[in-house]
RNA sequence: GAGUCGGCCAGACGGUCGCGUCGAGACCUUCGGGUCUUGCCGAGGAACGUCCGGACUCCAUAGGGCACGGUGGUGGCUAACGGCCACCCGGGGCGACCCGCGGGACAGUGCCACAGAGAGUAGACCGCCGGCCACGGCAGCGCCGUGUGCCGGUAAGGGUGAAAGGGUGGUGUAAGAGACCACCAGCGGCCUGGGUGACCAGGCCGGCUAGGUAAACCCCACCGGGAGCAAGCCCGAGCAGCGUGUGAUUGAGGGCGGCCCGCCCGAGCACGCGGGUAGGGCGCACGAGCCCGUCGGCAACGGCGGGCCUAGAUGGAUGACCGUCACCCGCGGCCUUGGCCGCGGGAACAGAAUCCGGCGUAUCGGCCGGCUCUU
Numbered sequence: 001g002a003g004u005c006g007g008c009c010a011g012a013c014g015g016u017c018g019c020g021u022c023g024a025g026a027c028c029u030u031c032g033g034g035u036c037u038u039g040c041c042g043a044g045g046a047a048c049g050u051c052c053g054g055a056c057u058c059c060a061u062a063g064g065g066c067a068c069g070g071u072g073g074u075g076g077c078u079a080a081c082g083g084c085c086a087c088c089c090g091g092g093g094c095g096a097c098c099c100g101c102g103g104g105a106c107a108g109u110g111c112c113a114c115a116g117a118g119a120g121u122a123g124a125c126c127g128c129c130g131g132c133c134a135c136g137g138c139a140g141c142g143c144c145g146u147g148u149g150c151c152g153g154u155a156a157g158g159g160u161g162a163a164a165g166g167g168u169g170g171u172g173u174a175a176g177a178g179a180c181c182a183c184c185a186g187c188g189g190c191c192u193g194g195g196u197g198a199c200c201a202g203g204c205c206g207g208c209u210a211g212g213u214a215a216a217c218c219c220c221a222c223c224g225g226g227a228g229c230a231a232g233c234c235c236g237a238g239c240a241g242c243g244u245g246u247g248a249u250u251g252a253g254g255g256c257g258g259c260c261c262g263c264c265c266g267a268g269c270a271c272g273c274g275g276g277u278a279g280g281g282c283g284c285a286c287g288a289g290c291c292c293g294u295c296g297g298c299a300a301c302g303g304c305g306g307g308c309c310u311a312g313a314u315g316g317a318u319g320a321c322c323g324u325c326a327c328c329c330g331c332g333g334c335c336u337u338g339g340c341c342g343c344g345g346g347a348a349c350a351g352a353a354u355c356c357g358g359c360g361u362a363u364c365g366g367c368c369g370g371c372u373c374u375u
Base pairs, nucleotide, nucleotide: 001373002372003371004370005369006368007367008366009365011325012324013323014322015321016320017319019042020041022039023038024037025036026035027034028033044349048360049359051358052357053356054355055354056228057227058226059225068224069223070222071221072220073087074086075085076084077083088102089100090099091098092097103219104218108217109216110213111212112211125158126157127154128153129152130151131150132149133147134146135145136144137143138142166184167183168182169181170180171179185209187206188205189204190203191202192201193200194199232282233281234280235279241273242272243271244270245269246268253265254264255263256262289308290307291306292305293304294303295302296301327346328345329344330343331342332341333340334339335338
């Protein structure tokens, strides 16, 4: 200098004004609460998308199976996962490292566009070879040559295609062909050794070669009951319903600010019950929690010890402005790389709503570390 992998931050301080929960105090109140003052606390690395997995809640459920959906190399981690770690195999890179939707195509079925003769227990378009026929040449039995001709053989060569029934060399043949042979690649079976395993290394034998596609049906193994905090639980005005009591000139009850008298209105009124609307409360902030240390493990992660308490709104608070400093970019000036000064601009993505573990996506900029290659 180029690159690769991992981790971290997400402006700081001060001032003014403002918002929410909780605590304290004062005042007001229709007793439900409201207003003011003050103190503590008050978004994120993704709070986002809601893609996956759980906790929790209600409903369903004897057991088993079918259907449907999901997952898919191996071993481990975890509450669980489609996540993470390590390894294997395949591919890319000189390398650090990266990528893989990575079970099965000898269980069966289907499909393979265009081009091409043929796309599958395949296929003769050109070519190559043999025979017949025709024509021509030579004096000739016959031989040789040619063919928009006919019949047959041939998968060596050409051509089509993403893909055409191993590769190279030889034997063989009319020409050819695993038809046969040697070596190589690959496949299947058996054995030996290593590994928990995926798998790796080696040996022997076999038939000579097998196309692709399962994010097509399907087969195999494993997993999965449904809905979701608007889950769900509790309290509960008013209206309606049911029951009991009481009352209609022998006047229940109501109004005239509290009581008595008085005046007026008067047929309902009071209590209880269950369900439950408005409304309120719980769920709901101590949890698979965070930080530090130590031990085990390659790691993911786990054990132990210590410390900490850290938002809970409900039309939904967490904001706005100013100043100083720090950061980045552009322009100009000064001096020696590089820095200093001045002016102007920028400062992202986004934002809790039951909680947690992941994944994916967005993000102005900055910092730190491991490793690789080149000089």
Bacterial RNase P class A from uncultured Nostocoides sp., 375 nucleotides, folded computationally. The RNAcentral record of the sequence draws on MGnify.